[in-house]
RNA sequence: GCUGCGAUUUGGCCGAAUCCGUUUCGUGGCGAGCAGAUCUCGACCGCGAAGCCGAGCGGGGGACCCAAUUGUUGGGGCGAAUCCGCUUUGGACGGGGCGUUCCUUGGCCCCGAGCCCGUCAGCUAACCUCGCAGGCCAGGCAAGGAAUUCUC
Numbered sequence: 001g002c003u004g005c006g007a008u009u010u011g012g013c014c015g016a017a018u019c020c021g022u023u024u025c026g027u028g029g030c031g032a033g034c035a036g037a038u039c040u041c042g043a044c045c046g047c048g049a050a051g052c053c054g055a056g057c058g059g060g061g062g063a064c065c066c067a068a069u070u071g072u073u074g075g076g077g078c079g080a081a082u083c084c085g086c087u088u089u090g091g092a093c094g095g096g097g098c099g100u101u102c103c104u105u106g107g108c109c110c111c112g113a114g115c116c117c118g119u120c121a122g123c124u125a126a127c128c129u130c131g132c133a134g135g136c137c138a139g140g141c142a143a144g145g146a147a148u149u150c151u152c
Base pairs, nucleotide, nucleotide: 011137012136013135014134018055019054021052022051023050024049025048026047027046028045029044030042031041032040033039056132057131058130059129060128061127066122074120075117076116077115078114082092083091084090093112094111095110096109097108098107100147101146102145103144104143105142106141
């Protein structure tokens, strides 16, 4: 110097999957007590977990009207994740990233899975109800317009 693997900090990505307050528990700092402490206490300052509450974000069910004529070849929901062909490194269409954010345009690189309900659900005001997880990265191209932040 190159390549590979792993860890940490910071930062970032997919996704609705975030934030505020409060309670309990654990833990660290600080202070006090004690001959000494790995012990005890604290109405102080942090961090983490769980519960509760609220805000925000996302989903499902659910009238009139409208729509629908299907019903074992069951039907339906979340999600971008579907269709047609072919034996492929395909096409159509859908989705994501390229480092402040949004829109448009171009270029490059990727994805098109999985899970759930259980015979049942069109739309749907009021209303009812559920979720706020999980997984990953070291790559980091531009132009135009708008905005925001920082510095001078």